Predicted 3D model of a 1471-nucleotide RNA (small-subunit ribosomal RNA) from a mine metagenome. RNAcentral holds the sequence, with entries from SILVA. The prediction has a mean pLDDT of 88. It matches the Rfam family "Bacterial small subunit ribosomal RNA".

RNA sequence: AGAGUUUGAUCCUGGCUCAGGAUAAACGCUGGCGGCGUGCCUUACGCAUGCAAGUCGAACGGUCCUUUCGGGGACAGUGGCGGACGGGUGAGUAACACGUACGUGACCUGACCUGUGGUGGGGGAUACCCGUCCGAAAGGGCGGCUAAGACCGCAUGAGUCGGUUCGGGAUGCCGAGCCGGGAAAACCCUUCGGGGUGCCAGAGGAGGGGCGUGCGGCCGAUUAGCUAGUUGGCGGGGUAAGCGCCCACCAAGGCGGUGAUCGGUAGCUGGGCUGAGAGGCCGAACAGCCACACUGGGACUGAGACACGGCCCAGACUCCUACGGGAGGCAGCAGCGAGGAAUUUUGCGCAAUGGGCGAAAGCCUGACGCAGCAACGCCGCGUGGGCGAGGAAGGCCUUCGGGUCGUAAAGCCCUUUUGGCAGGGACGACGACGACGGUACCUGCCGAAGAAGCCACGGCUAACUACGUGCCAGCAGCCGCGGUAAUACGUAGGUGGCGAGCGUUGUCCGGAUUUACUGGGCGUAAAGCGCGCGCAGGCGGUGCGCUAAGUCUUUGGUGAAAUCGCCCGGCUCAACUGGGCGGGGGCCGAAGAGACUGGCGGACUGGAGGAGCCUAGAGGCCGGUGGAACUCCCGGUGUAGUGGUGAAAUGCGUAGAGAUCGGGAAGAACACCAGUGGCGAAGGCGGCCGGCUGGGGGUGGCCUGACGCUGAGGCGCGAGAGCGUGGGGAGCGAACCGGAUUAGAUACCCGGGUAGUCCACGCCGUAAACGAUGACGACUAGACCUGGUGGGUAUCGACCCCCUCCGGGUCGGCGCUAACGCACGAAGUCGUCCGCCUGGGGAGUACGGCCGCAAGGCUAAAACUCAAAGGAAUUGACGGGGGCCCGCACAAGCAGCGGAGCGUGUGGUUUAAUUCGAUGCGACGCGAAGAACCUUACCAGGGCUUGACAUGCCGUCUAAUCUCGUAGAGAUACGGGGUCCGCAAGGGAGACGGUGCAGAUGCUGCAUGGCUGUCGUCAGCUCGUGCCGUGAGGUGUUGGGUUAAGUCCCGCAACGAGCGCAACCCCUGGCAGCAGUUGGAUCUUUCUGCUGCGACCGCUGCGCGCAACGCAGAGGAAGGCGGGGAUGACGUCAAGUCAGCAUGGCUCUGACGUCCUGGGCGACACACACGCUACAAUGGCCGGGACAGAGGGAGGCGAAGCCGCGAGGUGGAGCGAAGCCCACAAACCCGGUCCCAGUUCGGAUGGCAGGCUGCAACCCGCCUGCCUGAAGGUGGAGUUGCUAGUAACCGCGGGUCAGCACACCGCGGUGAAUACGUUCCCGGGCCUUGUACACACCGCCCGUCACGUCAUGGGAGUUGGCAACACCUGAAGUCGUCGGGCCAACCGGGCAACCGGGGGCAGGCGCCGAGGGUGGGGCGAGCGACUGGGACGAAGUCGUAACAAGGUAGCCGUAGCGGAAGCUGCGGCUG
Repeated sequence: AGAGUUUGAUCCUGGCUCAGGAUAAACGCUGGCGGCGUGCCUUACGCAUGCAAGUCGAACGGUCCUUUCGGGGACAGUGGCGGACGGGUGAGUAACACGUACGUGACCUGACCUGUGGUGGGGGAUACCCGUCCGAAAGGGCGGCUAAGACCGCAUGAGUCGGUUCGGGAUGCCGAGCCGGGAAAACCCUUCGGGGUGCCAGAGGAGGGGCGUGCGGCCGAUUAGCUAGUUGGCGGGGUAAGCGCCCACCAAGGCGGUGAUCGGUAGCUGGGCUGAGAGGCCGAACAGCCACACUGGGACUGAGACACGGCCCAGACUCCUACGGGAGGCAGCAGCGAGGAAUUUUGCGCAAUGGGCGAAAGCCUGACGCAGCAACGCCGCGUGGGCGAGGAAGGCCUUCGGGUCGUAAAGCCCUUUUGGCAGGGACGACGACGACGGUACCUGCCGAAGAAGCCACGGCUAACUACGUGCCAGCAGCCGCGGUAAUACGUAGGUGGCGAGCGUUGUCCGGAUUUACUGGGCGUAAAGCGCGCGCAGGCGGUGCGCUAAGUCUUUGGUGAAAUCGCCCGGCUCAACUGGGCGGGGGCCGAAGAGACUGGCGGACUGGAGGAGCCUAGAGGCCGGUGGAACUCCCGGUGUAGUGGUGAAAUGCGUAGAGAUCGGGAAGAACACCAGUGGCGAAGGCGGCCGGCUGGGGGUGGCCUGACGCUGAGGCGCGAGAGCGUGGGGAGCGAACCGGAUUAGAUACCCGGGUAGUCCACGCCGUAAACGAUGACGACUAGACCUGGUGGGUAUCGACCCCCUCCGGGUCGGCGCUAACGCACGAAGUCGUCCGCCUGGGGAGUACGGCCGCAAGGCUAAAACUCAAAGGAAUUGACGGGGGCCCGCACAAGCAGCGGAGCGUGUGGUUUAAUUCGAUGCGACGCGAAGAACCUUACCAGGGCUUGACAUGCCGUCUAAUCUCGUAGAGAUACGGGGUCCGCAAGGGAGACGGUGCAGAUGCUGCAUGGCUGUCGUCAGCUCGUGCCGUGAGGUGUUGGGUUAAGUCCCGCAACGAGCGCAACCCCUGGCAGCAGUUGGAUCUUUCUGCUGCGACCGCUGCGCGCAACGCAGAGGAAGGCGGGGAUGACGUCAAGUCAGCAUGGCUCUGACGUCCUGGGCGACACACACGCUACAAUGGCCGGGACAGAGGGAGGCGAAGCCGCGAGGUGGAGCGAAGCCCACAAACCCGGUCCCAGUUCGGAUGGCAGGCUGCAACCCGCCUGCCUGAAGGUGGAGUUGCUAGUAACCGCGGGUCAGCACACCGCGGUGAAUACGUUCCCGGGCCUUGUACACACCGCCCGUCACGUCAUGGGAGUUGGCAACACCUGAAGUCGUCGGGCCAACCGGGCAACCGGGGGCAGGCGCCGAGGGUGGGGCGAGCGACUGGGACGAAGUCGUAACAAGGUAGCCGUAGCGGAAGCUGCGGCUG
C1' cells in the first nucleotide's frame, strides 16, 4: 500500500465483498506450566442461609462474676461519636447532570490544625430496675425508685448575632459608636504543685460541600409553534445562602428555524479501540462527578441525609399468625432460583494498607490483603538437543523408471528448563504480630522421561495430488464450485499458516476520498428548484483616520491521579510495576502588534441606480376591424355517381349528390412576408388599426454615492390536459358507433362522432417545464454568418469596406472531460450565494401532514430483495436501416421432381432379432465400391474358459500342420495313418496343466489424435515496426478508380511482411523437334510417347487523371484469367466419426469374451428422400446399314466353329495385351408396319418352363423363353438442375464382386434454348448507420393471469402500554390555624394544697400532597376476517408493448378507454 466482482473486451461511475487491528465476549475442536490482570453486557427479576457497622465503663446509674479486698472483668440500658464514609448498581436523567473556565459583596462546614477568651452557681426529670396489666407474636399500657458530660433556668460575656447612626466600598463587605439578645460538662492520672482529655464562645486555616454563570458534547421537522408561576415588578415567606423556591397584588410578558415544544435514545468524564491524520465508535476493569437503593411519596435526627443494611405512609410481592395482627427488602461479600450464547468459592485473614470507636489495651471492618474456579485476555517457558541413508518398514502418488513423508523414525551420544521426590527456606514487619505458606526461591537425586493441536490449500490468499460422489450429498466472505476424470463437496497422503492454542460467530474502527473539514460531485453515470420577486442569513468596490471583537505574539493560571511518549529502575526476561521528565486541543487573566476581516467616522466613482437624447421588437392587456379557406342554408345550371384505400367497404346520392355559379349565416385560425430572424424571467408570443402598459439596447458622462450579489422560508407567474359556472360551437376530435385488416385487432387505415378545443370569471400547478447545463461578477487565441445601435472611410448615394457595444448561431486553439464533447453565450481559470446527489429494485410508493371541488399535487420512508443497476466509447453480430457489388440467387429459357408402377434409402410400426451409426441446408442410391452361408456387430439354441488372437515365466509331454473313419445340425469328441534339425545333450515348433495376462463393433466424438463435411474458390484473415487513443482498439486493410480476386493503380501516418487470390502442376485446344511397333501409310498428314514453342493488352485505334485498366480491331489454333482439374486462408458449427484405425478414462471377465447351427439385417397399414420405366407417332415394332472414346483381362478375358428360340452350353485359338479377347456401341440413317386406341403405348403383377454362380438360391440372387398383362393419357401446393460442346437425349466401360447394379465412378456420340435486367426470394463481400443483442434476432424483453414463499400498506375491530389534561377522593408529613383535652423545670400569686401565665403534647380544621377513581382526547405497539400492491421462485397461460425505422419512431405530462402489455386525443421533447 491494496485486491475481487457489472463487459466479448475497455475506460469511467457505483455499490457489494475481502486481507488489518480490537474485544468484559460466546461457540466448536484441542489443552503442559507459571506470572499479571479480568470474570451477569441478559431480568434495576425474585431471593433460603451466613457474614458485610459498630465502639466507648477514662460520661452515667445499675445487675452479675471474681478478688490477695487495693481491685479486676462482663453485660442490657441512659449518654457520646460513628451508622451521610467505605462497598454496590446504571434504572432514571438530554439536565448546569457532566466536562472545562470563572463567580459567590448571596453561603455552610462535625471531627483536625493554629492562636484568643471562658468553664460560676442551681433545678426538675427519666430509661434500666421493681410491681401490675394486655398481646399468639411483634410489642405495649399504668404505677413506683434513681444517675450523668442527658435535659432546663440564673450569672458573666472579649468577641458574636439583631437593630440603629456614621465613614469607606463592589447591594448582604470592612470599620466606629449606641441599644438589645444569647454560652459551657465534666472525666482520668497525680509526687496534690500540677498534668492529660474534654466542654463553651468567637477568629483564622486546611480539607469538604451548597448555589450561580460562559462555553462544549446524541438522533428525529413525517414533532413548528411552546408557555399561567408562565416572564417581569412591588411587598412578604422560606433557606446556610441568591432565586417565581413559595405566597398576595400589578403588568403582559418569556422561549423558538443559531430548532423552542414534543418524541426516541443515553449516566457524564479522565480515557479505551481504531485511524497517516482529521475523524469514527465506545464509556467493562482503574480514577473523578452524578443518580439510585423493592415501587412511589414524606419528613425526622444531624455539621452533613430526605439517608442501601434508619423512620413514617401508600402500592406490589414474599413470609409468620392463635386471623385480632405482625415481619421483610443482597444494585454489600459469597451463594440459590430464573432469564440467557454466557460470567466464579456459601474459602482464609485482619499479617499489610485504609476506615469507625476508644486515653489506651483493643474491638469491628466480605473495604482490603490473599487463596480457589475459568486458556477469558496479555506476557513468558516447555513438550528436548547433536549425530544418524541401504534414504528401513509403512502410508500416499506414479509415466512403474521412480518420487514423497524424510534425518523424519530406529540407533548412538548428550542435556534436565518444566515435572516427581527429598532437604533448606524468605522479603513483605518501622518493637511484637504473616492469612498468603512450608509458597516464592535455593540445593540434591531421578529419568527423554508426563506434555500438540487447530485451521486452510479455485482466485482474492501462502499451500496439490489420489480416490469416492455425479446439479446428488454438500461447500460458500465475494466471485462462484458440484449434471462421470471436481486442486472448490467427502476422505486420505502431502503442503501452507499459527501454535497451548486454532478456527467460527457477534460488535467497533480501518480499508471507504463510499457524507469528501483535511478530501467528492451534479450536460449524458445519482444530482440545477419550471421561472421570477424578495424578508432573514451569507458574501461584498477604492483611499484615509480611529478602534481592537476576530487574528497573531509574549507571559501567567488551569488542563487531578492513572493512561500515553521518552529516560532510568524492580520482579531471571516480558506482561506487570516504581521514579523522573515530556506532551496536551481547549478555557481564563495580563501585556503587546495593527497587515487582513469586523465595528465607527468622514471621503471617492469604476459596481449599482437615476435624468437627457436616439432606437429595434409576434413583450403583455383591452377594444375594434379585414380578406382567403372550410362547413351549413337558399336559389340556378346539370346527371349518375361521389367519397375513400395498399385494395376495399361502411358513408353520401335519382326525394337530384358530387361538380359548377350566385346569395346568405356562423365559428375558428391568420397563407405569402418568415429567416440559420425578433421579443420575453420562464411558460410563451405572429392579419390590420387604436388605447393602456412592462422590459431591453446604444450614446454622451449631467446627478446619487456601494445604494450591491445571492437568497432558506415566503409571495407571484406558470404549455397542454383536467375541474366549476355561464356562453359559443365552423373545422378538428379522446370516448363511442360503424367499415376494413387480422389467428384475434378493445389498435395502426377508412366513414361518422360526444366531451373538449374558443370566450368570460374562478380553480388546478404538472411536463423530455431541456441547453437534460442555477444566479451574479472577473479573466483567458481566433475565423465566419446574422439581428439592433453608434462611429470611421468613401461616394451622387442609404451600396461596399473598417472599428465598436448589445443580442442570435456555426467552426476551432489552449485548457477541461471517463469518453462523447465543451471551448468569451465554457462543461476553461477563479470568487460569492442558493438548490440538489450518495448502489439497483421496493418507490416518487405507503403512512402522516399541508394544498385541491375532484382528478390529484407537494413533502417523503421502511421491511424485504439483488451483485449489480448505470455512463461513454470499442469490436462484432443483427435490422421488415442506407449505399456499392457479386453468385443459375431471381428473372429469361430447357429438362425434370411432386401424381403412377417398380428399385433403393429413411422415418414409423412390427419382431426373439428386424445390429449400429448418419438427422435442416451440410442425414435419407449416406458409412455399404455390392447382407443367401461368410460378412455380422443382432436374435434363438448348442458349446469353450490362458480362451478364436499376442507374449513372458514354471511344470509335464511330444512334433504340429496334414489325411482318413465314426457320432453329432455343427462347433466338437473319439479313433487310425503319418512326418523337423541333431550322435547325444539339446534346439525350434506344438499340445496339456498353472500363472502374469488376452479379448470386448461394451460406454463416453461433450476427454482426444487423425480424417472429413460446411460456410466457400467466398476474398478474405493477420503480423512486425511506426503513428493515434487513458484503454478496449484504430491506422495499415478506409478513400477515388479497376478486377474473377485485399487483382492492380492513384491517394493517404503509415512502411513493410505472412497465410489466402493469382502463378508454378495435370488434362485439353495449335505448332515444332525427336523417337516410334503391335499404330498409320507409301508419303508423311492420323496416332503414341517425350521435349519444347505459343498469348503478354505484345500491336493499332478509342476511352480513362493518360495510371491501373476497359472497349473495338488486326494477326492468330487460341485471345484479354482460352476450357477443365488438382489445390480449400484465420476460423465457425462442443458439426461427423471411440463401428475404419489409434487413444485417455470407465465398465465386463465360466462373459458385455469366443466357436457353431439356424434365423434376422430382406418384416409392412403407412410417410418422406433419391432414382428407374413410362404414359407414346420427334413414337413403338420389324428388317437392313454407319460412326466412338475410355477402360478391364491369367484361379482372368475368352475368338472362330458347333448345339440351343434364348439365357446358355460346348469348344478351346489368341492374349500378362496400341497386337488377342470382353466388343455388334446406341441414339442415328434407309425401308416397312402400327393410326391415337389404355393401343403393336406401358410394362408392373402372376403362372409355367429353363439357364448360371455357388457347399447351399425356401426365407433371400441374377438371367432366358412362353403366357399374363396392372397403374399410368405429362402430374396440386410446392420444388430441383443447367449459361455451351453446357442442358437434354443416347449408349459404352470400370471398381466392388463366386454370383447379384435402375446406384456409384468414368467414357464418348447427337446436341439446343435463353440471360431485358438486379425491383424482388436465397446466400455472400465492402463501406456506413442504429442497437437495451454478445451462448450475438432461432437475440433481448413487457404486462395481465395461474401456483408457491416472504415481508409490507389498508382494514370492522380487538388487546395491552406510555405521557399529559379535567374533575372526584386523598395516606404519611411539613407548614398554617384552632382552642373544649393533657402536661415536670421557667415566671407570677399563695404558708401550702393549688391557681394563673409562658411554652409543649395529643387532637380538630385548612393548603399542598403520593396513590386511587371517573372521563374525553393524544402517542406509539401487538393481533385482525377480508383486501391492495410488492419482492422472489430452470423449463405454466395469453399476447408482442420496448430494443434495428422493433415493423404505427420513441418518450414526458394529462385525460378517456381496453384481458394484458397498451391504444387514442391534446401539448411538449429528440435521448